[in-house]
Predicted 3D model of a 72-nucleotide RNA (transfer RNA) from a Chitinophagaceae bacterium.
The sequence is in RNAcentral, with records from ENA.
RNA sequence: GCGGAUGUAGCUCAGUGGUAGAGCGAUGGCUUCCCAAGCCGUAGGUCGUGAGUUCAAUCCUCGCUAUCCGCU
Numbered sequence: 001g002c003g004g005a006u007g008u009a010g011c012u013c014a015g016u017g018g019u020a021g022a023g024c025g026a027u028g029g030c031u032u033c034c035c036a037a038g039c040c041g042u043a044g045g046u047c048g049u050g051a052g053u054u055c056a057a058u059c060c061u062c063g064c065u066a067u068c069c070g071c072u
Stems, first nucleotide, its partner, number of pairs: 001071007010024004018055001026042005048064005
């Protein structure tokens, strides 16, 4: 230099155009003599970034950027 993959909650990951979710974690409550487990809630997201297409973009297109892999 060229090509490819990945980027979504604190962590690990779903979500293939129509109001962003799960598990774990955090936190409040119930339960228990206490802890753990269990049960019921709550909070936490400018979906890496900028632009384009569209009535509508996490999703499609282009640029940039970070990490990883391959080629030279």
Its Rfam family is "tRNA". About the family: Transfer RNA (tRNA) molecules are approximately 80 nucleotides in length.